Source information:
A computed fold for a 72-nucleotide RNA from a Candidatus Micrarchaeota archaeon, annotated as transfer RNA. Its Rfam family is "tRNA". By type it is a transfer RNA. Lineage of the source: Archaea > Nanobdellati > Microcaldota.
Formats: sequence, C1' cells, structure tokens
RNA sequence: GGGCUUGUAGCUCAACGGUAGAGCGUCCGCUUUGCAUGCGGAAGGUUUCGGGUUCGAAUCCCGACAAGUCCA
Repeated sequence: GGGCUUGUAGCUCAACGGUAGAGCGUCCGCUUUGCAUGCGGAAGGUUUCGGGUUCGAAUCCCGACAAGUCCA
C1' cells in the first nucleotide's frame, strides 16, 4: 500500500427497512436477625463519524476513522 471482516448500554452480544432488546453488572424494593440465593422494578444508547437512497435506516449505498485478519 491492497483485499476481507467487524464497530449497538459499563462488559459480552441480539435486532425482516417499521417502538433499539437480552444476559451479566449498577441502583431500589420484597424476602432474612444479618449475608448470600431467589423474586419484582428502575436507571443506563448521538447504534464510531459524515453524507446519500427511502414515507421511514442500527439495517441498504458512498466516504472517513478505529480494531482484527490475510497478501505484498
């Protein structure tokens, strides 16, 4: 320098073009004399960035950036 893959909550990951979710974690409550476990609830997101297509984009297209991998 070139090819490919990936980028979503604190972490690991989902999500036919049509309300962005789960597990773990955090916080609150119930349960206990107390802790753990269990149960219920809540907070937490510019879906890496900038454009385009579309009535509507995390999703499709283009570019940039970052990470991984292969080739040189």